Predicted 3D model of a 350-nucleotide part of an RNA (small-subunit ribosomal RNA, central domain) from a metagenome.

Context: one part of a larger RNA
Order: sequence, then structure tokens, then C1' cells
RNA sequence: UUGGGCGUAAAGCGCACGUAGGCGGCCAUAAAAGUCGAAUGUGAAAGCCCUCGGCUCAACCAAGGAAGUGCAUCUGAUACUGUAUGGCUUGAGUACCAAAGAGGAUCGCGGAAUUCCCGGUGUAGAGGUGAAAUUCGUAGAUAUCGGGAGGAACACCAGUGGCGAAGGCGGCGAUCUGGGUGGAUACUGACGCUGAGGUGCGAAAGCGUGGGGAGCAAACAGGAUUAGAUACCCUGGUAGUCCACGCCGUAAACGAUGAGUGCUAGGUGCUGUGGGUAUUGACCCCUGCGGUGCCGUAGCUAACGCGUUAAGCACUCCGCCUGGGGAGUACGGCCGCAAGGCUAAAACUC
Repeated sequence: UUGGGCGUAAAGCGCACGUAGGCGGCCAUAAAAGUCGAAUGUGAAAGCCCUCGGCUCAACCAAGGAAGUGCAUCUGAUACUGUAUGGCUUGAGUACCAAAGAGGAUCGCGGAAUUCCCGGUGUAGAGGUGAAAUUCGUAGAUAUCGGGAGGAACACCAGUGGCGAAGGCGGCGAUCUGGGUGGAUACUGACGCUGAGGUGCGAAAGCGUGGGGAGCAAACAGGAUUAGAUACCCUGGUAGUCCACGCCGUAAACGAUGAGUGCUAGGUGCUGUGGGUAUUGACCCCUGCGGUGCCGUAGCUAACGCGUUAAGCACUCCGCCUGGGGAGUACGGCCGCAAGGCUAAAACUC
């Protein structure tokens, strides 16, 4: 529970596509479903309200009237909504030109570094720490030079930078491919917005099968520390981290801020691009569009703060909240190989 809300107090689904539904630009015409008006019928009695009357008053009772917000029929109105028809171009989209980008997928290539192996030089330590020890080393380590193997990640550029719906994306090249932006015209002619269900995407960890395994490293072992030390520190080290395919479907999935549209002071950076001015080479200066930051007016806010990228002013649609604990749990259902996920209470208690 016809209310008020959702940045931080409870509350925006992790993100998108899209079904039903809801909502929807400008002009004209038609009919008149919604809508608005008139009339007629009905809307029992009692009651409520008004007037008047009867019990000495009142409660109570009686008479008359009004009301009865409704429904039906009929007749009008046509602004708005809906319907039908015709038209329009501002919303939306298509074509053309241009530039930007770690957007995605696949294949290939490169250098630095770590580790390991082989060979040379070389000798007694190396490593590690707060200090040590475990550990490695005279079977020649550490250091240094040359060669080789293999895996993973790409220093500088790098940015308060860019791209993507979100998750996320960073060496170089090629192939395939998505989206956005700017410009000048032409075309389509409302084709739009949102989106219950639904479908897809979705970090890390985890799971299945098969590969791969350099470094790192849960678990585990040892050495320290300590009263103890199932830790922090050290030496090792397996899953895993990597690849292919298939699952999982979660997160402080955060801007803790749903999507769309319009309106409402400015200042100052960065980024993509157009015009003007200018030199006629870029630059400088003025100005437009798109994105991304900082500051700030009005306004908003409990405050913090937000402030044309709104948390301002409005509209449309969806999701969600309704005291704390019990509990995001139990039960049931659906999904999953499992781990578990989604949906989601109550008793009791304060």
C1' cells in the first nucleotide's frame, strides 16, 4: 500500500537485443468509440438533508420535498485521445565523402627479461633476512661470455588519453568484421521510445575432456618469529594461472547514480572533426558538432555534494524499497557434472 521514495540512510536488474503491453512528431478531412452537454426512463420503502406537523420538550414518530454523484435509451458538440484516409519533414533511418580508435575474431612475426640445458673463463662461496636458518655449491655453484630450448607477458610511447552496451581491450603485421563521429547533398516518410516474460553477452575463481607448463603461486613441506604462530618474513612447491572445446553466471559487475527525449548561466583543459580568419606551410585567433575531465550560476539536497555528462525543471516506459535480527536462510520449484545459482518465507526475538 489511492502515499513517499531508490549517489552515500532500505531501494537501479551486471549489460544488451527484443515479444506482449504502455507511451508517442506536424497538417487536413471523415465518422463519433473514449470525452463533454440536453432530454426521457429508471435509481423500491426506510435512512441521510430541507420544510412543516404529532406525543407538555427531546429522543422518537408522521407528511411533503430535495438529493441519490449510477445505468440505459435518444439527441447534440468535435478541442483533446483513439479509429480511418490523405499529406508533411523537424524524430528515426538509408546512400555518398572524410578522419580517429588497446572495439571483436583468426593467422603470422619480433625484441627485452626470467628459468632450464650445453660449452668457455674462473674459485669459494652464493642466496636470503630486521637478524638468521632451511636451501644451492669443490660431483665446481654465484659471477661472466657464447650457443640452444621453452612458456608467459609485451618496458619506453602512456596521458586527468582512446575504443566498447557492460564485462573489458595495450608489442608489430596481415585477413575478416562490429559500432560511433564529422561534412555536404539526395532519398524513405513517424518506420519512434521503453520493455513484463524471453534470448544473448558477461571479470576472477571454479568444473569437464585433451594439450601446455618459463615465471608466479592457494594447498602442502621445511626454516624463522612467537607464550603459542595452523599467520605475517624466508627456502621450496602442486593445482591453477596459458591454449582448444564445453559448462558455471557470480562481483564493491561502482558513477554504489536504469533507458529515452526536451528545457535551464558561464569559465577552463584534453580528444575527434568542420567552417571562418590568417600566413597563403603548419601555428595563433574566432566559431559549430561529437566525446571526455575540472570549477561553478540558478535550482536541488538531511548534509556531503550534484550542477547542460544533473542528484535542476518536466514527460514516457521498466526495475526496485517499505524497521533490525532470524535470512538472501529453510521449504518447494527451475537451472547446474559439481561447487552452487535464481526465485523466496515463517516461527521466534529486539
It matches the Rfam family "Bacterial small subunit ribosomal RNA".
The RNAcentral record of the full RNA draws on SILVA.
The coordinates come from a structure-prediction model, not an experiment, and the mean pLDDT is 88.